[in-house]
RNA sequence: UCAUGAGUAGCUCAAUGGUAGAGCAGAUGGCUGUUAACCAUCCGGUUCCAGGUUCGAGUCCUGGCUCAUGAGCCA
Numbered sequence: 001u002c003a004u005g006a007g008u009a010g011c012u013c014a015a016u017g018g019u020a021g022a023g024c025a026g027a028u029g030g031c032u033g034u035u036a037a038c039c040a041u042c043c044g045g046u047u048c049c050a051g052g053u054u055c056g057a058g059u060c061c062u063g064g065c066u067c068a069u070g071a072g073c074c075a
Base pairs, nucleotide, nucleotide: 001071002070003069004068005067006066007065010024011023012022013021018055026042027041028040029039030038048064049063050062051061052060
């Protein structure tokens, strides 16, 4: 430098172009001798950035950034 893949909640991941969700973690309560487990509720998001297309973009298009893998160049 080129190609491919990835970037969404604290973590791991979903989400036909049509209200951004789940599990775990965290908080509160219930349950009980107590803890754990279990049950209920709650909290938590500038979907990496900037544009474009569209009535509508996490999703499609362009550029950039970061990471991973592979290839190449120089020494």